[in-house]
């Protein structure tokens, strides 16, 4: 010097000058006010997870049904994150992983190939017999599955011996199974010994196993005013019935209850912002994170507030606006800044 991987950090500033919204305060007064102070993101997106939280309702149990899916931790939780195994990509740094179980069952693999399971011989080798045009070649019957061909896959692999030609047929190594041990909490990693041992893929196929699981949603829920029609029609109904926040079953509680028509209100206040909060630091831990001191209050609108104009500075506006709150994931992005780590090229 060039090319990359992984973490963190910022998201215009600064001054003038009108103009929005909230708390507090002054005021009779939310005044066509005054002073102070505060006002969208890293994602607010997606609505893909997990909760807090309100009601069903303080009657609960099961089953189906749904989710997850190597092992320890972390946490309110999790399909989320840290580490750690084993796999796959990549020279690496790194990154991803739908990571329990085919010996409980069932099924599936067009075509090509002999044969994809109750395996088997299409080319071929080998041996023997028999013919004929006796260079050769045809046909039977044994034995073969190393060679070669299909195919995503052909029934351990590689080497060596040895066979008539072969072949775990033997032998060594590697797989594989069974016993022992060793290191790890553990997923797994190795050791040593034996034992020639054979049929593989798909469970992101049905399924089995482990764990975990009410429902419904702030348009939830409360209170306040107000107005209508305390309306009307059918069906069921004294329990072996209806109902009682997702299906079924039991239990338990209750006396009504399901349709259909039509009328009435859509206003207001609360839920609403002090939280699994934030910053700093200091112990502990690899780390995710947990604890203590200290210190801060940082949107709550409601047809929906944070905008214009002017000047400078700059690196330069990309993706983009809160709506009960919070933790994650994914997904779009204009550029800057700091940190480690890998890889190439060259110099000293």
């Nucleotide at each position: 010097g060039g090319a990359g991987u992984u973490g963190g950090c910022c998201a215009g500033g600064c001054a003038g000058u009108c103009g929005c919204a909230g708390u507090a305060u002054c005021g009779a007064a939310u005044a066509u006010g005054g002073u102070a102070u505060u006002g969208a993101g890293g994602a607010a997106a997606g609505u893909c997870c997990g909760g807090g939280c309100u009601c069903c309702a303080c009657a609960g149990g099961g089953c189906a049904g749904g989710g997850u899916g190597c092992c320890a931790g972390g946490u309110a939780a999790u399909g989320c994150c840290u580490g750690g195994g084993c796999g796959a990509u990549g020279u690496g740094a790194a990154u991803c992983g739908a990571c329990g179980g085919c010996c409980a069952g069932u099924g599936c693999a067009a075509c090509a190939g002999a044969a994809a399971a109750u395996a088997u011989a299409c080319c071929g080798c080998c041996u023997u017999c028999g013919g004929a045009u006796u260079u050769u070649u045809c046909g039977g019957g044994g034995g073969u599955a190393a060679g070669g061909g299909u195919g995503a896959a052909a029934u351990g692999g590689u080497g060596c011996g040895g066979u008539a030609a072969g072949a775990g047929c033997g032998c060594a190594c590697c797989g594989c199974g069974c016993u022992u041990u060793u290191g790890g909490c553990a997923a797994c990693a190795g050791a040593a010994g034996u034992g020639g041992c054979a049929g593989g893929g798909c469970a992101a196929a049905c399924c089995c196993c482990a764990c975990c699981u009410g429902g419904a949603g702030c348009a939830a829920g409360a209170c306040c005013a107000a107005a209508u029609a305390g309306g009307g029609a059918u069906c069921c109904u004294a329990a072996a019935g209806u109902u009682g926040u997702g299906g079924c079953c039991c239990g338990c509680a209750u006396c009504g209850g399901a349709u259909c028509c039509g009328g009435g209100u859509a206003g207001g206040u609360u839920g609403c912002u002090u939280g699994a909060g934030g910053u700093a630091u200091c112990u502990g831990g690899u780390g995710a994170c947990a604890g203590g001191u200290a210190u801060c209050c940082c949107a709550g609108a409601u047809g929906a507030a944070u905008g214009g104009c002017u000047g400078c500075c700059c690196a330069a506006g990309a993706c983009a606006g809160a709506a009960c709150c919070c933790g994650g994931c994914u997904u779009a992005u204009c550029g800057g800044c700091c940190g480690a780590c890998u890889c190439c090229c060259g110099g000293c």